[in-house]
Context: one part of a larger RNA
Parts: sequence; C1' cells; structure tokens
RNA sequence: GGAUGAACGCUAGCGGCAGGCUUAACACAUGCUUGUCGAGGGGCAGCGAGAUUGUUAGCAAUAACGAUUGUCGGCGACCGGCGCAAGGGUGCGUAACGCGUGAGCAACUUGCCCGUUUCAGGGGGAUAACCGGUGGAAACGCCGACUAAUACCCCAUGGUGAUAUCUUAAGGCAUCUUAUGAUAUCUAAAGAGUUUCGGAAACGGAUAGGCUCGCGUGACAUUAGCUGGACGGCGGGGUAACGGCCCACCGUGGCAACGAUGUCUAGGGGUUCUGAGAGGAAGGUCCCCCACACUGGAACUGAGACACGGUCCAGACUCCUACGGGAGGCAGCAGUGAGGAAUAUUGGUCAAUGGUCUGACGACUGAACCAGCCAUGCCGCGUGAAGGUCACGGCCCUAUGGGUCUUAACCUUCUUUUGCGAGGGAGCAAUAAGGGUCACGUGUGGCCUGAUGAGAGUACCUCGCGAAUAACCAUCGGCUAACUCCCGUGCCAGCAGCCGCGGGAAUACCGGGGAUGCGAGCGUCAUCCCC
Repeated sequence: GGAUGAACGCUAGCGGCAGGCUUAACACAUGCUUGUCGAGGGGCAGCGAGAUUGUUAGCAAUAACGAUUGUCGGCGACCGGCGCAAGGGUGCGUAACGCGUGAGCAACUUGCCCGUUUCAGGGGGAUAACCGGUGGAAACGCCGACUAAUACCCCAUGGUGAUAUCUUAAGGCAUCUUAUGAUAUCUAAAGAGUUUCGGAAACGGAUAGGCUCGCGUGACAUUAGCUGGACGGCGGGGUAACGGCCCACCGUGGCAACGAUGUCUAGGGGUUCUGAGAGGAAGGUCCCCCACACUGGAACUGAGACACGGUCCAGACUCCUACGGGAGGCAGCAGUGAGGAAUAUUGGUCAAUGGUCUGACGACUGAACCAGCCAUGCCGCGUGAAGGUCACGGCCCUAUGGGUCUUAACCUUCUUUUGCGAGGGAGCAAUAAGGGUCACGUGUGGCCUGAUGAGAGUACCUCGCGAAUAACCAUCGGCUAACUCCCGUGCCAGCAGCCGCGGGAAUACCGGGGAUGCGAGCGUCAUCCCC
C1' cells in the first nucleotide's frame, strides 16, 4: 500500500447493487415450513342445492319454520395412489477414493420421462371408516358385527425376461462374454365427464446413482516400527453389484525412512485476497461434491433412506400427569434466552421462476420473489454556480502601519440535482380455462381473442416553491503533506507506530489562531498478503 462477513470512537443528506451469529453442532416459548388426488373406493360428520312431508300465513301463486332423504355440488375423518430421499439448514465428524482430475465396471441399479413390441381372460377372502360395547386423567387403545376398491390373494394365457442343466457358433480381459435351440417357475386393475388418462411384461434410450483404480490433496520423527480378519487362497453366505463385506477351512503373510503407526489440526473444490510473477494466505456470500440432524445404536417402508419437520431401543435434558403413565427435538423461516467486541422482521405474496399432487381447474410451497432493519461494503449524486467588494472582529508581527482568516461573509445575476407540495404513472404478463379459426396424421399443433401484480400508486415522468433541507474526521518534530519568536504547564500534567518530546522562551503536552489530508465519511484496533 491492498484486502475484510469485521468491531470500536466521533460524525452523518440521498440513491443503486450486494452482504449481514466468524462466538455456544448452547438451550429453545409461539406461529408457520408437505401435501395432494372424489376422473381409485366405501361413505356422509359439517356446508350448499334438490326432492318428499308436516305446521303456520295467504283466495292462490308462494314464503317462513321443522322433519326425512347421499339424489346432486362437494367433502372432515377413513382405505388406496403418488410425493414426503427433492427443496431448505449447518460444518460436528472426516487427513479419507472424502474431494479434485483422469480412467474402468466381462461386477451393477435406476420411480417419474421418451421410443418399440405384445397383453389386459376368470375368480376369491378380508379389512378400515361407519355401528354397538368397553378401558384410560391423558396419550392412546381393546372387543364384537358389517362393507368397498386402481388395497390383497388364487387360477389361466404368455416370452426377446429370471433360475438351473444341456447343445452349437463366434469373440476375448482368468473366472468368462455374446448369439441360437430344448425342460420347470413368474404378469395384468380398472375408473370415468371413455377418440382420453391409467395398468402389465420385455427390450432400448435419457436422467440419476453405486462400486473400483492411477495421480494430486495438512503439521509433528521431541511419534519408528505397525498389523490377527490382519494379507492371500478355496468354498459358501450376503448384496443391485465386486470384494474378508461376513463365515468355515488352509497358508503366513501385508504396510513402513519414497515416512507406516500414533498425536494434533481441518469439510474438499470452483474460487477469493495479495503479489510484476513464482508464490503466500483464505474457503463467508454464489455453484458442485461430502458429512450431519438432541447424543449413541438399529432396522422398516420404498425405485431411492438406514430417512432434519418417519419408526424402534438406550442416554441426557425439558414439559404434562388423576403417579398408573405419557409428550418433545429450530444446524428450516421468523423469533427468545445465553455466550460475545459483534450480526436483522415473530413482515407480504404465490404475481413471476421452480417443485409436489392432479385429466384439468386448482391446492400446497418461510423454495422463491418482494418489502423492513444496519454507512457493513462497493459505486454514483448532493450540501450550490458566476461576477463584484476587501469591512467588523479574531490571531500574529519589526506595531500611526502591515500580514492572515478572506472572494470568504455580504451584494448582484442565475440554477433546482436533492428536498417539499401537486398531478400522471409503469415494465415484470408469458398465457390458463373458455371462445373463434386453420392444418392434417382426428387429437394434437399453429394463430387470434380472452382472467390474473405481493412488491405499489413504488420506480419513472411533468409542474410549482425556494439556496432553500444537508460536513465532518484525523493530523501538522522527522519518517510524512501541513506552523506559530501566541497563551497555559514546568521531567508535572501529559504525548508516542519508531526515533523520541516535557526540568521557565515546548512548531512534539493542553488550548487559541492558522494549515494539510480525506470526505458521508474519518480515525483506531484485529487478521492476511506485499514492501
């Protein structure tokens, strides 16, 4: 000198863009963060409509009130499907195939999506809800009877699928791989607003993952030896898959001065800062990967988890209790306490982008988009401009005088960024349902029309007013730009980054006057790089 997720002191007009618990992975009150589908199902608690019926009023039409009825729109709870493994948070652990990079899998999986081919024939038994009874303070159950399905099960059909055995051919990378043929096992589910959506089998693609390897990726040798499933083989189990991953038997190996083992530290990378570069340092925001979800362990479901807002067990802590027993997990968004030098609102909306569900409409979405707070940073703008005059006063001096503050105030002439007031006023919106029209391959596409804005009456524009609303901070001995024969103090009080200053004329302390640097900031402190 540059830099910062900064903090502190003094000061403070505005806007744009960004950033905002670096400490206690400490504990958490409260609210919200994952639901959706009635075009899978039985139903019907609540809401609306209809129908039937009764009473009242009325001549009647009809109206009001009550009852019944799933008939319709819909729909709490329930069965079922999909989602909840994404998105969001944090950096505890991890020195590791964790990450980065480059390869490999003749050792693998892949829901939803796309393409191709072929199917969808029969039947059955339950169960929740509801109803009846019952236990418990509650959480939550228990018993009995009934019922449905795209829930579950059985039979049939079926192979380019799977397993086992055999045959033939080709190829290679040891076990083998690919192709062909023969025997046993394994499919299907319907719904309806039926040209649609969905279901099953097989193959292929895409996407996403799993595993293996080469190289790279901290400190300490004041850590020198480490290792018994340890290293390998054979056979099995297990897995989607290879493998001591696990097991039986057999062998005695394996790693290490090119640093094993141990201890300490640490998420890794893209990148960021600095530097002429080589390097050095960092890994906050954003993106990719990994790990974790009160602590430890375990599996279930599922295409996918050993699952942040799922389950079970143990532990610590907190809460409820009728003392028998129960409930909970903010490292999601806000917010609270604590810790700390220190870090924000218990805000708005699904309008856009994206996600889940759905045929669609739509629902949900603290993802996201916005708004609020903070000079935390970067950038931009302003606090007036031009001209004229040289007073009072302060300070200093060589003192009838001069210098300086000072073109400064002031005056004249202007301007109106900003501010205040008034008026207008966006883009972000592309389209959906619906309607019209055209094309053909007849259910798709093109075009036209046609709702929807949280932010927000915001940005922006126009007009009016009036210099009006807006300057500080640090320094002035040398390094280092900027001083006084001023006042005070007198090795005191004090200053100080280093050298140093102060003991009676202090350009170094305190104040006055003046100056220099920077400027909505300025200085101090901390850390990193450079010099």